A computed fold for a 476-nucleotide part of an RNA from Phytolacca americana, annotated as small-subunit ribosomal RNA, 5' domain. The prediction has a mean pLDDT of 84.
Context: one part of a larger RNA
Formats: sequence, structure tokens, C1' cells
RNA sequence: GGAAGAACGCUGGUGGCAUGCUUAACACAUGCAAGUCGGACUGGAAGUGGUGUUUCCAGUGGCGGACUAGCGAAUAAUGCAUAAGAACCUCCACUUGGGAGGGGAACAACAGCAAGAAACGGCUGCUAAUACCCCGUAGGCUGAGGAGCAAAAAGCAAAAUCUGCCCGAGGAAAGGCUCGCGUCUAAUUAGCUAGCUGGUGAGGCAAUAGCUUACCAAGGCGAUGAUCAGUAGCUGGGCCGAGAGAAUGACAAACCACACUGGGACUGAGACACGACCCAGACUCCUAUAGGAGGCAAGAGUGGGGAAUUUUCUACAAUGGGCAAAAAGCUAACGGAGCAAUGCCGCGUGGAGGUAGAAGGCCCACGGGUUGUGAACUUCUUUUCCCGGAGAAGAAGCAAUGACGGUAUUUGGGGAAUAAGCAUCGCUAACUCUGUGCCAACAGCCGUGGUAAGACAGAAGAUGCAAGUGUUAUCC
Repeated sequence: GGAAGAACGCUGGUGGCAUGCUUAACACAUGCAAGUCGGACUGGAAGUGGUGUUUCCAGUGGCGGACUAGCGAAUAAUGCAUAAGAACCUCCACUUGGGAGGGGAACAACAGCAAGAAACGGCUGCUAAUACCCCGUAGGCUGAGGAGCAAAAAGCAAAAUCUGCCCGAGGAAAGGCUCGCGUCUAAUUAGCUAGCUGGUGAGGCAAUAGCUUACCAAGGCGAUGAUCAGUAGCUGGGCCGAGAGAAUGACAAACCACACUGGGACUGAGACACGACCCAGACUCCUAUAGGAGGCAAGAGUGGGGAAUUUUCUACAAUGGGCAAAAAGCUAACGGAGCAAUGCCGCGUGGAGGUAGAAGGCCCACGGGUUGUGAACUUCUUUUCCCGGAGAAGAAGCAAUGACGGUAUUUGGGGAAUAAGCAUCGCUAACUCUGUGCCAACAGCCGUGGUAAGACAGAAGAUGCAAGUGUUAUCC
């Protein structure tokens, strides 16, 4: 000198765009963040009631709750970055070849009975389906014969059609796996390893593989730093530097890991699943003491910790998401508003004239100098401010639909009106007087202060930056 997710002191007009718990991955009150489909199905309710039609709810069923959003505890390589590879899987969407024949038995809801404080359960009976099962057929497994296993569905509509279903092939896109090289510190860590290293048989997985297991062999890694220990999410990047490089990983983006702590599987195309399940633990709450409920590292918000970090706001109008034939409905993603000078950028706090060089202050050699065109005064303007009028784009097109918002913008009126501070003045841009007297104090370094202190304190003046300015901590 530059930088920043900064904090603190003094001060503070405004707009745009960004950013905002770096500490306790500490504990959390309250409401909210994932639903949707009646054009899959049964039943019930409301309304109408002549028919037709409409709306809502419980349950079965389907798809989605593996995305989005958060956080960085763990992890020094099961990660990341880059370059390759072969033994895999893929819901939905796209292209394409075929197919959908015939039957059956249930279970919820519901009704009845009885149990429990509650949470939630039990028994009996009835019932539908795009829920479930059987046969046939396509196809698959097998060298062949043969044997065994083994798919599906209809809905809307007058119909065409549209949307779905099953089997196969392909591409797209996503994911799983293997591997070369690179990836912090310490040798006051030198030896480490027993499924350990390789093979055969078997099992297992979507797939390769000691992934698992029986037997056999005795290997494998290591001063090019194994093992152990400490620290740490990694990267594109941001910052500094002429560069080499040093230090760093906030925001936005990709990957990874985690979801009270530890373990486990289920469902599913996909999880070993943040707002799912089971077990154990710590903590909190309810209880009739028999037993139950919970998980903010989602968005607000609270306590705590801390030098320190915001509203228990608004809307689905846009972009996007899941569901649906669609209209809709849901969406704390996102779009916005609010708070904070936290940062960057822009604008303003007036412009021109004005010497009797006024009064006052300060200095003085008492002549004067300086504050100082500064003020007063005259005149002009209205960015901003106050009051009033008009008023968007963002909407994607038959039309309708805007949270922001009566906002941005524009226009009329008013009046210089509403708006300047902070630090410094030996070194170092900017100097004198008074007070103090090695005292009180200052300080980045050298140092200053012991009776004329340009270095302390005050005053007057000046210098620097300016809605900021100075200090402190950190990095180059």
C1' cells in the first nucleotide's frame, strides 16, 4: 500500500446492487417448510330432489416424499481434481417391434362386540378396483430332449380418439464400480499386516472383486516415508504479488459427507432415507406409574456462547418442482418487501456576486496580521425534501391474470429550505500561544516531558479523507 462474511470508538442525508452466527454439529416454546389424483375404486355426508347435475370427506390404490432447501461434525483417502477403463443398473421422458385371452379368492373403509387414561390396538361379519392370485400365450434360463419357474388393465368419451398397462430393442440423461498421477505437518512416530497377499472350489451382488467362506501357498506394504499421531471437507475460484509464489476456500457453482448419538434393515427404478421405520443411549415432555410422545445443521424466531451477524413479514404474479387429462390445489425453492453505512458504486448538504477587508476569536515587534468572500447582504436554482396529479415494463398474447406497488418513472406547486464529520499537525501533508514541569501524560518506531515542550492538555489556525473516519485483530 492492498484485501475482507469483520468488530469497536465518534459521527451519520439519500438511491442502486450485493452481503449478513466465522463462536456451541449447543438446547429449542410456537406456527409453518410435501403433497396430489373422484378421468383407478368402495363407502359416507352436504345441497338439490321429478330426472340430471354439483361439492366435500374417510379408507383402498397410483405417483412423488432419494428432488429442492440446510450444514461442514467426520474424512489425509471408501474423498476431491485430472486422465483413462470394463464386469453393470436405470422410474419418468423420447424413438421403435410385438401384445393385452380366460378365470378366482381376499383385505381396508363400513357394521357389530368388547379393551385402554392416552398413544394405539383386538375379535366377528360384508365389499370394489388400474390392489392381489391362477391358467393360457409371447419371451427368458438349458448343448439338445425334457422338466421347472413365469406378464398384463383398464379409464374418459356417442364414436373416432386421448391417456394409461405388459414384454423386447435403441439412443439420451443420471448413477454404481476399477485404475494412473497429484493432494497439509511431524522420524522426539521405523517397522506394519493375519482375510493379511495370491490361487482353486462354493456362495453372494445390478456388476467386478477376500465382498464372504473352506482348503492350499507365504505372501503384501515400507526412508520415493509404510504404520501411528496431529490438523483439515476438496475444487473451479476470491485476495496479495512485476512474476515466481504465499496465504485462503464467506457468498453464487460442481463433487463428497452428515441429519440428537450409535447400530440395523424394510419399501422402492433409486435410500440403508433431514421433516419414514426398528433397536440401544443421552436429554426433554405427558401419564391413571401399566405405558406413551419428541428431534430446527429447512425458513422465521427463543435461550445460551460470543467482540459480533437480520423479520415469529408477503405472494405463488414470474422462473422452477412434484401430482393431475385439465382447471385447480401444494411449494419458508424462488420472486419480493423489512432490518444493518457490513461492502462497492452514484448523488447531495447549494450556485453567482459581495471589503466598511464589519463585529467577535487568536497572534503581535502594538504598526498590524489572520480567521476571511468566509459570514451578513443582493440575486439565482430546486438534485434532494414536503404537498398534489399521471403512472409502467416485468404477462408468456382470444381474453383474463402483478406479490413487489400507487413502487420505478414523469409532471405541477412550495421554500436555501431537511442534510458534515472523523483523525491528524517531531519523523509525516499540516504551527503558534497558554497551562504543566521526568509530574500528569503520549507512543507505530526512534523517542517526547526535569520552567520558553512545533511530540503531553486546552485554544486558535492548518492538513488529509469524507457519509464516513480512526483504532484493533487477520492475510499478502